[in-house]
Molecule: Glycine riboswitch aptamer
Organism: uncultured Rhodobacteraceae bacterium
């Protein structure tokens, strides 16, 4: 040179889900319903170095959302890095 596992950056893809009322109006406030993929938190399937640790897309909606912008778990590609293989 090349593979792989993590990390981080860049581009792309990315769902869900409401109305009314007011008003100082591209938003805000108040009902009342709903949605789950930020992020929390629960059980607990699995999972390891097995004393005791990590633990979900499952579940709860604190937080966030419900035109659209933004954000958005995950996934695809580059690209640089620590480990490992060869």
């Nucleotide at each position: 040179a090349c593979g792989u596992c993590g990390c981080a950056a860049a581009c792309g893809g990315g769902a869900g889900a409401a109305c009314c009322a007011g008003c100082a109006u591209c938003g805000c406030u108040g009902g009342u319903g709903c949605c789950g993929a930020a992020g929390g938190a629960g059980c607990a399937a699995c999972c390891g170095c097995c004393c005791c640790g990590g633990a979900a897309a499952c579940u709860c909606u604190c937080a966030g959302g419900c035109c659209a912008c933004a954000g958005g778990a995950c996934c695809g590609u580059u690209u640089g890095u620590u480990g490992c293989g060869a």